[in-house]
RNA sequence: UUCUUAUCAAGAGAAGCGGAGGGAACUGGCCCAGUGAAGCUUCAGCAACCAGCCGAUAUCGGUCAGGUGCUAAAUCCAGCGAAUUGGUUUCAAUUCGAAAGAUAAGAA
Numbered sequence: 001u002u003c004u005u006a007u008c009a010a011g012a013g014a015a016g017c018g019g020a021g022g023g024a025a026c027u028g029g030c031c032c033a034g035u036g037a038a039g040c041u042u043c044a045g046c047a048a049c050c051a052g053c054c055g056a057u058a059u060c061g062g063u064c065a066g067g068u069g070c071u072a073a074a075u076c077c078a079g080c081g082a083a084u085u086g087g088u089u090u091c092a093a094u095u096c097g098a099a100a101g102a103u104a105a106g107a108a
Stems, first nucleotide, its partner, number of pairs: 001108008013043005021032003026079004044071003049067002052063004075100001080097007
């Protein structure tokens, strides 16, 4: 980097350095930001995918916190398709799905 599977409306921030951007990318919105963005470091926290342990065995439940991950807003929202409703050149809302992305585990 690619592929497969699972999950993604829950949860959890302070300090120091830093000094203008950030919310993956593009477009359009909407937000965050000198009352200090990104990034880095330290400490703290959340969760429980994998590993460990216990009980039961297609699987599941519990426990722990070793390997990851995460700690503004639904993955911030929409974009593509379908259905329904309203309205009727077209548009809006809701729901579902797809695509893209993130994380984990496995494989190449």
A computed fold for a 108-nucleotide RNA from Anoxybacteroides rupiense, annotated as SAM riboswitch aptamer (S box leader). Rfam family: SAM riboswitch aptamer (S box leader). Rfam links the family to the GO term regulation of gene expression. Of the family's consensus pairs, 91% are formed in the model.